A computed fold for a 72-nucleotide RNA from a Candidatus Asgardarchaeia archaeon, annotated as transfer RNA. The sequence is in RNAcentral, with records from ENA. It matches the Rfam family "tRNA". Its family is annotated with triplet codon-amino acid adaptor activity in the Gene Ontology.
[in-house]
RNA sequence: GCUUUGGUGGCUUAAUGGUAUAGCACCACCUCGGUAAGGUGGAGGUUGCGGGUUCAAUUCCCGCCCAAAGCU
Numbered sequence: 001g002c003u004u005u006g007g008u009g010g011c012u013u014a015a016u017g018g019u020a021u022a023g024c025a026c027c028a029c030c031u032c033g034g035u036a037a038g039g040u041g042g043a044g045g046u047u048g049c050g051g052g053u054u055c056a057a058u059u060c061c062c063g064c065c066c067a068a069a070g071c072u
Base pairs, nucleotide, nucleotide: 001071002070003069004068005067006066007065010024011023012022018055026042027041028040029039030038048064049063050062051061052060
């Protein structure tokens, strides 16, 4: 330098064009003699950055950044 895959709450992850999902963690309450476990509710995301297409983009297209693997 080229090719492929990936980038989504603190962490891991789902979503093949129509209000972004779940688990763990976090906060409050319930339960318990107490802790853990369990139950209910809540907060937390400019979906890596910038453009384009579209009524509408995590999704499709282009450029850039980062990571992994491969080729030279």